[in-house]
c-di-GMP-I riboswitch aptamer, 88 nucleotides, folded computationally. Its mean pLDDT, the model's own confidence on a scale to 100, is 88.
RNA sequence: CAUUGAAAAAGGCAAACCAGUUGAAAAGCUGGGACGCAAAACCACCGGUCUAAGGGUCUUUUGUACCUAUGAUAGCGGGGAUGCCAUU
Numbered sequence: 001c002a003u004u005g006a007a008a009a010a011g012g013c014a015a016a017c018c019a020g021u022u023g024a025a026a027a028g029c030u031g032g033g034a035c036g037c038a039a040a041a042c043c044a045c046c047g048g049u050c051u052a053a054g055g056g057u058c059u060u061u062u063g064u065a066c067c068u069a070u071g072a073u074a075g076c077g078g079g080g081a082u083g084c085c086a087u088u
Base pairs, nucleotide, nucleotide: 002088004086005085012037013036017032018031019030020029021028022027035075042080043079045078046077047076048073049072050071054068055067056066057065058063
């Protein structure tokens, strides 16, 4: 430097749910809590998914409608750049 994650050690993270809080929402954050995770640490570049405030569409349908990301998701996949222990 590269391969792999079988066993082990030091440790790490924390789904659902609950409380508080921010937000239009999706969702985020803090505390509790553990379903899981070898990158479940970081980055929205590509694809996907969620939301639709704002903007737009309609014209006997004005809406609990439809379209739209500039919002969100890194615990959906790919990619990028880093990292612990062990292994070959």